[in-house]
RNA sequence: GCGGUCAUCGUUUAGUGGCAGGACACGACCUUGCCAAGGUUGAGACGGGAGUUCGAUUCUCCCUGACCGCA
Numbered sequence: 001g002c003g004g005u006c007a008u009c010g011u012u013u014a015g016u017g018g019c020a021g022g023a024c025a026c027g028a029c030c031u032u033g034c035c036a037a038g039g040u041u042g043a044g045a046c047g048g049g050a051g052u053u054c055g056a057u058u059c060u061c062c063c064u065g066a067c068c069g070c071a
Base pairs, nucleotide, nucleotide: 001070002069003068004067005066006065007064010024011023012022013021018054026042027041028040029039030038047063048062049061050060051059
């Protein structure tokens, strides 16, 4: 230099053109003599920009970053 894969709550992971879900962690409450465990509940995310579309996390392009291969 060329090609490919990937980017989703704090972490990890699912998802699909139509309100983004789970687990762990975190807050509140219940339970307990205390802690742990357990139960209920709550907050929290689609890397950035542009395009297509009634509607984009999803499709297209560019950028950024990570990884892999070729030279």